Model confidence (mean pLDDT): 82 of 100.
This is a predicted structure of an 81-nucleotide RNA (c-di-GMP-I riboswitch aptamer) from Gallionella sp.
The sequence was found by an Rfam model in a public genome assembly.

RNA sequence: CAGUUCACUUGGCAAACUUAUCGAAAGGUAAGGACGCAAAGUCACCGGCCUAAGGGAAGCUAUGGUAGCGGGACUGCGAUA
Numbered sequence: 001c002a003g004u005u006c007a008c009u010u011g012g013c014a015a016a017c018u019u020a021u022c023g024a025a026a027g028g029u030a031a032g033g034a035c036g037c038a039a040a041g042u043c044a045c046c047g048g049c050c051u052a053a054g055g056g057a058a059g060c061u062a063u064g065g066u067a068g069c070g071g072g073a074c075u076g077c078g079a080u081a
Stems, first nucleotide, its partner, number of pairs: 003080003012037002017032006035068001041074003045071003048066003054061002
């Protein structure tokens, strides 16, 4: 530099739930907590999914979310040859 990774991780992240807080909601953040994760690191570009304040007579609608749904982009750890 380019690969492989069944198993192995000193260490890393942290689902549900609880409390506080922001938000119309979905959901976010902080603390506790561990179901899991080798990209469960980052990015809403594509598809999916959630919400519907505002708009609309209504069906509906994203400009709001989800990276722990899949794809993609970028970066990175242990081990191994």